[in-house]
RNA sequence: AGAGUUUGAUCCUGGCUCAGGAUGAACGCUGGCGGUAUGCCUUAUACAUGCAAGUCGUACGAGAGUUUUUAACUCAAGUGGCGGACGGGUGAGUAACACGUAAGAAUUUACCUUUAGGAGGGGGACAACAAGUGGAAACAGUUGCUAAUACCCCAUAUGCUAUUAAGUAAAAUGAAAUUUUUUUCGCCUAAAGAGAAGCUUGCGGCUGAUUAGCUUGUUGGUAGAGUAAUAGCCUACCAAGGCGACGAUCAGUAUCUGGUUUGAGAGGACGAUCAGACACACUGGAACUGAGACACGGUCCAGACUCCUACGGGAGGCAGCAGUAGGGAAUCUUCCGCAAUGGGCGAAAGCCUGACGGAGCAAUACCGCGUGAGGGAUGAAUGCCUAUGGGUUGUAAACCUCUUUUUUCAGGGAGGAAUAAAUGACGUGUACCUGAAGAAUAAGCACCGGCUAACUCUGUGCCAGCAGCCGCGGUAAUACAGAGGGUGCAAGCGUUGUUCGGAAUUACUGGGCGUAAAGCGCGUGUAGGCGGCAUCGUAAGUCAGGUGUGAAAUCCCUCGGCUCAACCGAGGACGUGCAUCUGAAACUGCGAAGCUUGAGUAUCGGAGGGGGUGGCGGAAUUCCCGGUGUAGAGGUGAAAUUCGUAGAUAUCGGGAGGAACACCUGUGGCGAAGGCGGCCACCUGGACGAUAACUGACGCUGAGACGCGAAAGCGUGGGGAGCAAACAGGAUUAGAUACCCUGGUAGUCCACGCCGUAAACGAUGAGUGCUAGACGUUGCGGGUAUUGACCCCUGCGGUGUCGAAGCUAACGCAUUAAGCACUCCGCCUGGGGAGUACGGUCGCAAGAUUAAAACUCAAAGGAAUUGACGGGGGCCCGCACAAGCGGUGGAGCAUGUGGUUUAAUUCGACGCAACGCGCAGAACCUUACCUGGGUUCAAACGCCAGUGGACCGGUUCAGAGAUGAACUUUCCCUUCGGGGCUGCUGGCGAGGUGCUGCAUGGCUGUCGUCAGCUCGUGUCGUGAGAUGUUGGGUUAAGUCCCGCAACGAGCGCAACCCUUGCCAGUAGUUGCCAGCGGUUCGGCCGGGCACUCUACUGGGACUGCCGGUGUUAAACCGGAGGAAGGUGGGGAUGACGUCAAGUCCUCAUGGCCUUUAUGCCCAGGGCUACACACGUGCUACAAUGGGCGGUACAGAGGGAAGCAAUACCGCGAGGUGGAGCCAAUCUCACAAAACCGCCCUUAGUUCGGAUUGCAGUCUGCAACUCGACUGCAUGAAGUCGGAAUCGCUAGUAAUCGCGGAUCAGCAUGCCGCGGUGAAUACGUUCCCGGGCCUUGUACACACCGCCCGUCACACCAUGGGAGUCAGUGAGUCCAGAAGCACUUGAGCUAACCUUCGGGAGGCAGGGUGCCAAGGAGUGGCUGGUAACUAGGGUGAAGUCGUAACAAGGUAACC
Repeated sequence: AGAGUUUGAUCCUGGCUCAGGAUGAACGCUGGCGGUAUGCCUUAUACAUGCAAGUCGUACGAGAGUUUUUAACUCAAGUGGCGGACGGGUGAGUAACACGUAAGAAUUUACCUUUAGGAGGGGGACAACAAGUGGAAACAGUUGCUAAUACCCCAUAUGCUAUUAAGUAAAAUGAAAUUUUUUUCGCCUAAAGAGAAGCUUGCGGCUGAUUAGCUUGUUGGUAGAGUAAUAGCCUACCAAGGCGACGAUCAGUAUCUGGUUUGAGAGGACGAUCAGACACACUGGAACUGAGACACGGUCCAGACUCCUACGGGAGGCAGCAGUAGGGAAUCUUCCGCAAUGGGCGAAAGCCUGACGGAGCAAUACCGCGUGAGGGAUGAAUGCCUAUGGGUUGUAAACCUCUUUUUUCAGGGAGGAAUAAAUGACGUGUACCUGAAGAAUAAGCACCGGCUAACUCUGUGCCAGCAGCCGCGGUAAUACAGAGGGUGCAAGCGUUGUUCGGAAUUACUGGGCGUAAAGCGCGUGUAGGCGGCAUCGUAAGUCAGGUGUGAAAUCCCUCGGCUCAACCGAGGACGUGCAUCUGAAACUGCGAAGCUUGAGUAUCGGAGGGGGUGGCGGAAUUCCCGGUGUAGAGGUGAAAUUCGUAGAUAUCGGGAGGAACACCUGUGGCGAAGGCGGCCACCUGGACGAUAACUGACGCUGAGACGCGAAAGCGUGGGGAGCAAACAGGAUUAGAUACCCUGGUAGUCCACGCCGUAAACGAUGAGUGCUAGACGUUGCGGGUAUUGACCCCUGCGGUGUCGAAGCUAACGCAUUAAGCACUCCGCCUGGGGAGUACGGUCGCAAGAUUAAAACUCAAAGGAAUUGACGGGGGCCCGCACAAGCGGUGGAGCAUGUGGUUUAAUUCGACGCAACGCGCAGAACCUUACCUGGGUUCAAACGCCAGUGGACCGGUUCAGAGAUGAACUUUCCCUUCGGGGCUGCUGGCGAGGUGCUGCAUGGCUGUCGUCAGCUCGUGUCGUGAGAUGUUGGGUUAAGUCCCGCAACGAGCGCAACCCUUGCCAGUAGUUGCCAGCGGUUCGGCCGGGCACUCUACUGGGACUGCCGGUGUUAAACCGGAGGAAGGUGGGGAUGACGUCAAGUCCUCAUGGCCUUUAUGCCCAGGGCUACACACGUGCUACAAUGGGCGGUACAGAGGGAAGCAAUACCGCGAGGUGGAGCCAAUCUCACAAAACCGCCCUUAGUUCGGAUUGCAGUCUGCAACUCGACUGCAUGAAGUCGGAAUCGCUAGUAAUCGCGGAUCAGCAUGCCGCGGUGAAUACGUUCCCGGGCCUUGUACACACCGCCCGUCACACCAUGGGAGUCAGUGAGUCCAGAAGCACUUGAGCUAACCUUCGGGAGGCAGGGUGCCAAGGAGUGGCUGGUAACUAGGGUGAAGUCGUAACAAGGUAACC
């Protein structure tokens, strides 16, 4: 410090997720030791038991015990004093002067310290105790006695109140020790200190406005009451204030702080342990005592709960330490000790102390240590992997040497103790030291697809499962599970929760708002914020310095102590804050007095659909009346509904009425926006130009507020021509509640009043200043010119286009900024849910405005790029269409396929690009299929181990055969161990047309013989990418030329190759024969190689020449010559790639499966089935024909397990026979159509030949299932083929025959060959396919794409809901315990007074006031739940349609 994730890829925006740290944690697996910390976060739930606050006999009286009995000591109920207000716990309440910080004045203070002074004289009681009473108890009365440092009175007075006088307040000759005057401890008063406490104020720190108004003791005053003290703290009266948008009130939540944690910091989150403060003590209320409490282990009352009870009545309060139950994911011992530190009491000894010091439990956290170290290769064994060679585990182990931290045992042994001595819980001895034994006692957890360090095998097969995000798993999973190996951490490791960081993802530091989320529809303007130039003053802000404070601990630095560290100690620094003092005066503020440039006023001037009101006008539509006129009109893609013979449409004339204002009209004008358009008049707003007279900062923005605000809609009343939601009809359609048509009502118009929203858009808030230009246009002005006009130059205001710098993610913006700055306002923070619900406000309603959450997803989105696609555009090509010729689709048959059937009908191929395809040839074989029979190491017989001795061969028999049985035949070498050969058994291996073509190689099809596909360097772009390859021409062509930020190159195109067309040379047998001779008349022979031909080498054609067009180009058009002319014809040749195209059944091959079988052998059957459907063909339907007869002309091939002649036989298929030929020699082999004659004459025929019968031939082991052919007989459908569809552009289509491969036989198929030999192409609008450019896109599996809504089903959360249940806080009324205050007090009454009667004072009791619980009833708020209901979300394969994305097929959207 970043990374993953939206896309085919890119940049951006933006969320989600991860890596780090922390934790009072919990869970899973595991676990050796020590140190230091920490340990109910949940029910402030309920608590058994024990302990946690007592002490003082030197305050007092009685009592008890012991003893040395003059007396002393011990105990301690009671009186009395001090302390139980500290210490300890908890965080419920509290949003508050509760806390923090800094100040302040009107106060109190026991114990302690200091100072000054005093302590004189008297008195009366009450507990205990005794007696007795009631009660179960707790306890409570009655009578009597008694002490004090308990209580009371008087005196005294530095004080206090008042200020003239005056009034008023104290005490314990107490205790102890010495012993005869001192000491110690006490007591009282006053002053002061220290510490403590109370009170007041400024500032600071949570959320919600879907809480906007709150308040009556409320705010202030006067006079009182009251307090330690100020104060509405309380009371009476008076005034009507006080708080609040700088957030009152209300609601929710919450102890606050030092600090902790994270972070670079600023910040954020938290407030355990430790420390300071506050609050609370079963719940609520109350006071008493006291220096201090409204009191955790005190009192009273009420309530709930628990316990005791004799039922009458009582007792209790662990949020002290342990502990129990419950709750919970979860948090310890009913321990030891007062030895230390501290606290209470005491003169002290001392007592008490669950504070505290320690131990125990827990890996809860942090820190430290260990589980051994060195050597050790045959790289042992095992495991795992393997390419079978090996690799890895791995120096790891074994083994050798060594050490002993830890462990166990033994010995020694501190400090904590402060002292002269005594005193140690921890600790029957800790820490530590020494010795002995012995590697001995000690390693796990998570992970290994990317992020993220670490890889293989096996199992599983979208199953089981994993997952933090992206995502893995559907038979080769580095992602599941196991294993081996590895990586990381380590007595821990992972997971989960929470929190900070990363997140600049709330942006103060440090973000944004044209299109990603985001500028209010627009203005006026209040508060607020901000504000021109210069002077003086001031000092609030600001800046500097000083002082005080900012507790300690923590953090940081330095030093030190535990062996180190954690931990602890000491010192320093920090604590960014607050307060105060002094100073400065630039800036901001404030005050004063000025200025003119901002702003405004004034005068003059022109422009304008600016607004309102009234009037006027013409064109057009419709309607009405009349004329002319006749059969249609209207409407559409085409029609129909509709109108019209009752006279329409058309046309002419007249009239009515409403609405809107053609041309002008213009990125022209005006207005704040919405918006504004005939003409005229009136009323009225604003802007602009010129002048520089006046005011003198009067300004900008603007939360709330107020006003304006298209269309639609609403209310009332008018108006209504046209248009036109709804509605009706006609069409279209599968449907058509639409698009189209015919009608048509609200509405549109006017007046008045509402509504308040729009894609109200420049998707761009307002204002000010600054920052290159160029060209338009509009309004006003200036200059030049003699005037005017035009032109030119120029200033200001508006409105546009382009463009530099700059900005931007890019697109783009660019003086009218989206640039550079400032001021103010509004708004945004992932998508969906949702601009929805609830609540509030507004509205007549419709609805508007404000505005969430649960839940759900990992994206949603912007701009640009490359493709693909479009019922987008442009250009171009192709038998693509058109123009033609011939077919298919109809018939019969052949053949292939589907389907069906079957024991099997083997398998594959499925749009083009499967279907006469693999199959260039299924009777057996082939053959893979079925039935039946048989077999187990077989075609490689190869290796190892065991075992036997022959094996091979021959003959016969059984059997469908494979095969089996019988008979026969019978070993070799030897070193004597064995070896060779061979049978059997086992293992390794063999075999498989078994599966996977979606694991593959190779081969092939296809787009397509289409003209494309790329690269290097350079350049442009943030980038994907672009450029080149686009553009203008041209071509069959990315062919070539020109231009150009490109220049070159590669694979393709073309050419080189084969064949064919012309010529030449060479050669002349098996080929040829012009001329010569012979001839049996056959190139047959001599002879010849001229010709044909054969087959080798060359030539020829290159837009080369001419003319025209074209850019002086490329090229095209025409022509000449030529056998051939513009790639001459044909072929081979198939770029980058696409289709997971085809093939595991050609072959090869990974993996899986099988191995007495899915292998192998054999016989028979099947692949040939047959209601049917489709493809490809053959033959036809006839006269351009059929039949018969005669006659002519090819090319290219094949031939030895072969082709076979002449001859003979057969009607024929064929047979007999065999000359010749390894083939330019022989043979297959007569080519057929054509041509010449004759017959047939339009018929189901002399067309057509299917089907069937009989008889045969050939091949073959064998033609039944199931061959081909021949002869005779039979003579079906069919008379040119619906919708639709195929081929072909010249030696082509069409037509005619011939040959070959395969092959024993079998050809209508396939591959070739020649013969005869056409028609048509205007042209590119349309269909199909393709190429280039461009455009749109929400597609990228790429339109066979994407995607919307209802309905149906399942689940989830939410809203409404008759109600119902609970909580909460207010207000009203009733009520009124205890307590306090006031009052009364007939009853009772020790201290003092007394005139002795009584009085003063006090008490019980009564009354009043305040007041807790409780009760009644009302409304508010919050939460739970609910029949039913509403929408929403989610969910591999449901239904209906097709709304959107392309012109999405009616442009989309608000």